This is a predicted structure of a 1409-nucleotide RNA (small-subunit ribosomal RNA) from an uncultured bacterium.
RNAcentral holds the sequence, with entries from ENA.
Rfam family: Bacterial small subunit ribosomal RNA.
RNA sequence: GACGAACGCUGGCGGCAGGCUUAACACAUGCAAGUCGAGCGCCCUGCUUGCAGGGAGCGGCAGACGGGUGAGUAACGCGUGGGAACAUGCCCUUCGGUACGGAAUAGCCCCGGGAAACUGGGUGUAAUACCGUAUACGACCUCCGGGUGAAAGAUUUAUCGCCGAAGGAUUGGCCCGCGUUGGAUUAGCUUGAUGGUGGGGUAAAGGCCUACCAUGGCGACGAUCCAUAGCUGGUCUGAGAGGACGACCAGCCACACUGGGACUGAGACACGGCCCAGACUCCUACGGGGGGCAGCAGUGGGGAAUAUUGGACAAUGGGCGAAAGCCUGAUCCAGCCAUGCCGCGUGGAUGAAGAAGGCCCUAGGGUUGUAAAGUCCUUUCAACGGUGAAGAUAAUGACGGUAACCGUAGAAGAAGCCCCGGCUAAUUUCGUGCCAGCAGCCGCGGUAAUACGAAAGGGGCUAGCGUUGUUCGGAAUUACUGGGCGUAAAGCGCACGUAGGCGGCCUUGUAAGUUGGGGGUGAAAUCCCGGGGCUCAACCCCGGAACUGCCUCCAAAACUACAAAGCUAGAGGAUGUGAGAGGAUAGUGGAAUUCCGAGUGUAGAGGUGAAAUUCGUAGAUAUUCGGAAGAACACCAGUGGCGAAGGCGACUGUCUGGCACAUUUCUGACGCUGAGGUGCGAAAGCGUGGGGAGCAAACAGGAUUAGAUACCCUGGUAGUCCACGCCGUAAACGAUGAGGGCUAGUUGUCGGGCAGCAUGCUGUUCGGUGACGCAGUUAACGCAUUAAGCCCUCCGCCUGGGGAGUACGGUCGCAAGAUUAAAACUCAAAGGAAUUGACGGGGGCCCGCACAAGCGGUGGAGCAUGUGGUUUAAUUCGAAGCAACGCGCAGAACCUUACCAGCCCUUGACAUCCCGGUCGCGGUUUCCAGAGAUGGAUUCCUUCAGUUCGGCUGGACCGGUGACAGGUGCUGCAUGGCUGUCGUCAGCUCGUGUCGUGAGAUGUUGGGUUAAGUCCCGCAACGAGCGCAACCCUCGCCCUUAGUUGCCAGCAUUCAGUUGGGCACUCUAAGGGGACUGCCGGUGAUAAGCCGGAGGAAGGUGGGGAUGACGUCAAGUCCUCAUGGCCCUUACGGGCUGGGCUACACACGUGCUACAAUGGUGGUGACAGUGGGCAGCGAGACCGCGAGGUCGAGCUAAUCCCACAAAACUGUUCGUAGUCCGGAUUGGAGUCUGCAACUCGACUCCAUGAAGUCGGAAUCGCUAGUAAUCGUGGAUCAGAAUGCCACGGUGAAUACGUUCCCGGGCCUCGUACACACCGCCCGUCACACCAUGGGAGUGGGUUGCAAAAGAAGUGGCUAGCAUAACCUUCGGGAGUGCGGUCACCACUUUGUGAUUCAUGACUGGGGUG
Repeated sequence: GACGAACGCUGGCGGCAGGCUUAACACAUGCAAGUCGAGCGCCCUGCUUGCAGGGAGCGGCAGACGGGUGAGUAACGCGUGGGAACAUGCCCUUCGGUACGGAAUAGCCCCGGGAAACUGGGUGUAAUACCGUAUACGACCUCCGGGUGAAAGAUUUAUCGCCGAAGGAUUGGCCCGCGUUGGAUUAGCUUGAUGGUGGGGUAAAGGCCUACCAUGGCGACGAUCCAUAGCUGGUCUGAGAGGACGACCAGCCACACUGGGACUGAGACACGGCCCAGACUCCUACGGGGGGCAGCAGUGGGGAAUAUUGGACAAUGGGCGAAAGCCUGAUCCAGCCAUGCCGCGUGGAUGAAGAAGGCCCUAGGGUUGUAAAGUCCUUUCAACGGUGAAGAUAAUGACGGUAACCGUAGAAGAAGCCCCGGCUAAUUUCGUGCCAGCAGCCGCGGUAAUACGAAAGGGGCUAGCGUUGUUCGGAAUUACUGGGCGUAAAGCGCACGUAGGCGGCCUUGUAAGUUGGGGGUGAAAUCCCGGGGCUCAACCCCGGAACUGCCUCCAAAACUACAAAGCUAGAGGAUGUGAGAGGAUAGUGGAAUUCCGAGUGUAGAGGUGAAAUUCGUAGAUAUUCGGAAGAACACCAGUGGCGAAGGCGACUGUCUGGCACAUUUCUGACGCUGAGGUGCGAAAGCGUGGGGAGCAAACAGGAUUAGAUACCCUGGUAGUCCACGCCGUAAACGAUGAGGGCUAGUUGUCGGGCAGCAUGCUGUUCGGUGACGCAGUUAACGCAUUAAGCCCUCCGCCUGGGGAGUACGGUCGCAAGAUUAAAACUCAAAGGAAUUGACGGGGGCCCGCACAAGCGGUGGAGCAUGUGGUUUAAUUCGAAGCAACGCGCAGAACCUUACCAGCCCUUGACAUCCCGGUCGCGGUUUCCAGAGAUGGAUUCCUUCAGUUCGGCUGGACCGGUGACAGGUGCUGCAUGGCUGUCGUCAGCUCGUGUCGUGAGAUGUUGGGUUAAGUCCCGCAACGAGCGCAACCCUCGCCCUUAGUUGCCAGCAUUCAGUUGGGCACUCUAAGGGGACUGCCGGUGAUAAGCCGGAGGAAGGUGGGGAUGACGUCAAGUCCUCAUGGCCCUUACGGGCUGGGCUACACACGUGCUACAAUGGUGGUGACAGUGGGCAGCGAGACCGCGAGGUCGAGCUAAUCCCACAAAACUGUUCGUAGUCCGGAUUGGAGUCUGCAACUCGACUCCAUGAAGUCGGAAUCGCUAGUAAUCGUGGAUCAGAAUGCCACGGUGAAUACGUUCCCGGGCCUCGUACACACCGCCCGUCACACCAUGGGAGUGGGUUGCAAAAGAAGUGGCUAGCAUAACCUUCGGGAGUGCGGUCACCACUUUGUGAUUCAUGACUGGGGUG
C1' cells in the first nucleotide's frame, strides 16, 4: 500500500459496487422448463349454436442452453501457436423429390390387483406415431459385373412443413510443439507396456480393443512415487525484474448425495431423465414405495464472519408456437449491511469585559480562546407541500409518484475515534508505587512516571477511527537485474577423471542462436492515453495505444555454433644436463637404553619441592669385558629440499614417479574445470599372524590434597614395530578451491643457465621458497607478482543464535562409527575486528614502616570505654571492612533527652496579622491543693515611651477568632552545604593541528633523571589549564629596632634582679639576611642530573604544619544547619514528675594498670615548656592522717595564682616469693560539687588483697629528637577522664636489600570482564512446565500385489418360450422380443506388503524458569 475481511467504540445523507473464504454438511416449504389444437383422436364446460375456454393422452421440438459449485484433476486439464482423419438439430444458398398401400396402439370404456406408488387382462380407435412397395438428380457399398437406400402432411388462400444431396456458417470431437507447484530422507519405472501385421470398433486418426510377431519405451534436461492445487484473461504490490493471489466480471475444464452403467438424441453417458449398488432420510395398511437446493429465497449446523421464504417479465435474452401468446428465481429492480470506493453536510460573518467555568502557576499570570454568549446572515442535505421525466421508434413501466425542478419554516435534525518516551506529528498536573497496568521494537512502573489510570491541553484522520489477520514493499535479508566464503555463516583433506560447462590464431561455407523488415495471431473486459455522459467524482460509454508472447516469410553474416582446410604463441613430445629426507624393496652400520654372563667392589641405590612405594648383604647402584634383542637414526640441520595432500631425515644397491634448466629439430588446440565416480589419505582404533628393547592409555602401589578416580614418583598391559586386510576421520590450516592473463619495487635464500672480468665477485635470466613495502583492496586486522588487487572459466559451499552436525530414514563398516541430514520448540540476540578502561596466582621499571632488619605493643589477666547480642515499659537515634566500634558525645544524677510510664495544655513554649480589654512588665513575702507542670489567694518595691493631650500612636500583658505555628516524624537513593577515603598518590585534562570510516589516538609514548607529568634530549605535534614545586605559618643561625612585667656582663645593694643602674646577653615581638647544586672534582650525551668535597647554624624539597587535582565509593550526615516531596495537627506538637540511655549467660574493638629487681618502697633532692584564671585562680596562716575546711593577701595577669614537674641522680630496704610485686573486689568511716549523689558522681582514710609469673593462632605502631619512657597543661565542665587536644624531660636500635605479603604509579601482553575478578561462567543433581526421539503395541487413512465376488448394463452365442405388418407351396420361413449362457465390470470380501497419521506403560536427550 492492499483486502470478499472480522472485532471494539461511534454513526447524518446520497451515488456506484460487493456480500458463506468455514461443512462438495444435512435440508422443511414455495418457486427455478416448458410449449405446440396451424400433427392426432377423445372428454368436459360456457353460451350468443358455431364459436370460445379447459383437461388428460398419442405425436413434435426443447429439457446437452441458461443458472450453481470448485470436490476431483500436476493432466494435452489450462494457456499459446500449429495440424488432419471427422460430426454438426435449428439457420442461409443451391439441385431434386413429396407416389401407392398396410398393420397396430395410448387415451376412452369394461373387468381386476394394490394402503399407496402404480399395475394386469379384454373390446374398439386416430395421426406429421409405425411398416411395406415404387421412384433415385445426388449419395453409399463394390470382387467393377452390379447392388442398397426416402418422404407427411396441415390448410379457405397465402404459406408452414417433409425426404435425398451439395456448399456455407456456427458449434463440437481428435492430434502435436512449448509453458504450467514442492519434495531425491521418492532412483529406477513399464507387460497393452513400445512397435508391426490381420481383424474389430468409432462421427473420426490411434493398443481404443483383440489375435499373432518383435523387444522395446521412459528416466539425473528428474521418470516413478508422495504432498499440494481447478487453469487463464487478470488482481494486489514493486522503479523494474520479481513476489503473492486467482473473490466479483469474462473464457475453458470438471462435478451434480457416493460409486458404476448405458438408453434416447444432431448433441449427454444428462443438476431439477432412466437402471443398479451403497449411505442417509421420509411415507407405509409392513406387502412395498418416495427423495437428492454445489438453481432463487429460506432452515438447522459449522464459524470471527457474509443478506429477503420481496416485485416484475416493462427492458435485454432464451424455449415452444405461423401467430396471439405461454413459460423464464436467466435477467431487470427493490429490501438488509459504513463491507469497500466516491461525493456532500453538521453552518457563515462579526464579536475582548480576552466573561464564567475547567486546567496549570514562579500567585504576577498563562491557557482553553473568537472559542462561547451576543449581533447580523444563509438554507446545501434532511423535513413538509406541489409539479414531474428519460428508460418506449405505435401499445405495454416492476422500479415509482423514483430522479429532477419549484415552494415553505427554522441554525434549526446531524461528530466521533485514535494518539501525544524514541521511531512518529503532538505535554502538563493529579492518582498509583515492579502494585494496578502498558507494550509494534527498544522498553516503562520499586513515592516527584511527558510511557500505567484520570483530567486539562495538543496532534492526526474524519462518518468514520483504531485493533487483529493475510499479502507485497522497505529486505541488495536467496542478490537474473543485485550478495558473499583468511578471521563474521561459508573452499570438499588431496588428486585423477566421466557427463556437462567454457575454450588460441587465419580462411571458406552454412544459417541453429543473433540482428533487421513483412504477414498471421495475441477474445472481450481490465491497465494507460485522448474524448464524451451522469451538477462533480466514484461509475459508465466511444476511439486509440498496448498486450513485452507464439507461428511464419524474406534479408544480413560481425559474434557464438556447425562443416572443411591450415597455423604455432596454449598444451604435449624428443635430445642434453641437474638438484632433492619423493616412493617401493633388499642389505649394512655405529652410538644409546634394557636384559644375560663374568670380573672388581660395598652399602646403599632410585626418586622428589620434600618423601615414600621400588631395587639391594641371595651383593644392588657404580665400574670393566663379552653376548643378545628390538626400536630410533645425535651432530650435519637451515622460515633449506622433495611430494597433490597426508607426509618424508643413518649408509649402500636395485626398481620407479615427478620437477627445473638448456637446445628450438617434432605433434598441431590434443586445453581448463569437473556433478556423480575412482584412488590416496596423520594419529587413534579393529581383524589375522609375527615381534616386543625403550616408551606407555587402562590398571596397581606411593605421595600431594578437605577429597585427588589428576598433575609428581615406582611399576606396568594393550598399543607403538613388521606383513596382509579394514576404518576414512583431524585446528587434514595458509582456517585462503583449481587454471590463465595483467598490475611499482627493495632485500635474503635454494636449483639451473648466460655474460664480464679483478677467478671470486658483479650483472642478468628462468623456476622455487621467505621478509618488507607502493598503487589497489579490506568492516578492521591485514593482503599486496606465492594477492585477500584488476579480469576470465569451471566446481564446491553459506543465508540469525540455540536445538544439531542431533533424531528418523537411506548408504558404507566386523565394530567403533562415518556420510547424507531435518523439524517442533526457544531467544533477541549469537558473532567479527578494533577502542578505552578494569583485571591477571602475565611481563618489565619504580615507590611506600609494604616486606626485611630492629624496638615496643595488642591477642591471655583485672578494670575503663565503645559496639554487637540479649533483656526491658524504655534500654532514643545514627555510624558498619580498610574508611563503624575512647566514633557523633570538648564530658546522660535532674537538665541535656530525642526514649518509656503517668498527669496536664490546644492559636499553643516560639513568629506575623486582626478584634476586644487592661496598663503593664519585672522583682519580692506568705499560705493552700498537687509528684510537678499548674491553679487559687496574698505582702511589699517599682509605675513604660512619644504626643497634636484624644486610650491618639507605639510597646507590654490578658482574652478571642482564623490564617498559621510546631515536629530530633520519613526519604542522605530527591538535594545544598560539610566530611571521610583512595592519597600529598602524581596524576587529570583542554585548544589547534595531524592520523583513523569510527570509537579514539597523538600530545601524556620513547632514552635518561627526579620526591614529583621534576627537568633535559628526541619525536606530528605545538601550546595551555587543574595538580607537583614555590609563595604562607612554625622550629633551627645571624642582624637591625624596642627594653617592661623580661634580663644582669660590669658597678653598687639585698635573704631574694630585692633595689639603683644598664639593655651587652637571654628572652620577648616586628622587620630583614641566609641555601641557590651558588663553588671545586668526578660521572653523564658537552644536557637534566647524580656522587664526593669545601665553606656554612643549616646542603641538596633543612625538620614540622597548613595546603588534598579530575574523579571513585547512589561512602557519611534530613538528629548541626538549610531544603523539595510525603506524613501528624486536642497530636508524631508543647509542659511536668519519675524512670531509662549506666541493664548483663555472652562476643568483639580501643585503652589503662600490671605480672616486677633496668623493679617496688620510704628518704634526700636537681632541671622544663605549653597553657588557664573574676559566679575565677587562690599565695599565706590555722584545723584535719587525708580528701578538704575556715580566714584570706595578690592577680582582669611576661607582674599574682594554678605550680613542689616526674622520670633521672643519690643513698636505704626488699632477694625471686603470688612477694614490701599487683591492685581488682568488698566492708566501714568520710570530704566535695550540686535543689538532689538510691537507681547513677569523683575523691579521701582504715581494713580487705582477686586475677595476673610476659600471653595460642593471629595481628598493630614506629626510620631520629623518632620509637620507648616520664610527668605537665587545656577544652568540655556545678561535679564527674585511663578518652581527646597540646607541652616539654630522658632518649635508643636497625634498614643487607626489593625475592616474597599489602597498597600504589608508568609501559606492555592477554581477556568470552564493563555492576568491570566480590566479574563472567560450565556440568550434574532437585522442582515445575513445554515440544520432541525410542517404545511391547493399539486404532484409523491411502495404496501395491494375489485371489474371491459379480447388481444393472453392453457385446458375443443361443438348445427354450413368444411373435401384428414382409415372403410363402399356408406346412412354414425371415425377422423381432423375452429367457438362458459367456466375457467385461461397480459395491463387497480375504490374504500379504508398502506408506502415512493418531495414540501408548516406560524411557532418552533438548528447551525455559